This is a predicted structure of a 73-nucleotide RNA (transfer RNA) from a Candidatus Micrarchaeia archaeon.
The organism belongs to Candidatus Micrarchaeia, within Archaea.
Its Rfam family is "tRNA". Gene Ontology term of the family: triplet codon-amino acid adaptor activity. By type it is a transfer RNA.
[in-house]
RNA sequence: GGGCCCGUAGUCCAGCGGUCAAGACGUCACCUUUACACGGUGAAAACCGCCGGUUCGAAUCCGGCCGGGCCCA
Numbered sequence: 001g002g003g004c005c006c007g008u009a010g011u012c013c014a015g016c017g018g019u020c021a022a023g024a025c026g027u028c029a030c031c032u033u034u035a036c037a038c039g040g041u042g043a044a045a046a047c048c049g050c051c052g053g054u055u056c057g058a059a060u061c062c063g064g065c066c067g068g069g070c071c072c073a
Stems, first nucleotide, its partner, number of pairs: 001072007010025003018056001027043005049065005
C1' cells in the first nucleotide's frame, strides 16, 4: 500500500428499511430467609464509532474518515 470483517446499555450479543432497539450476565429495589446464597417480581441503563448522502422513513443501504482484527504485498 491492497483486500475482507467488525464497531449497538458496565460486559457479551441480537437486529438485515417502518412497534417503546430484544436477550443474557452484572447493578438497584421489593418478596422469600434468623441471615447470606439460590429463587421470584420489578426498575434503571445503549438514540446504535464520527461526518455526509439516498429515502416519506436508516442501527440497517451508499460514500468518506476514525478505531480494532485477519489475510496479501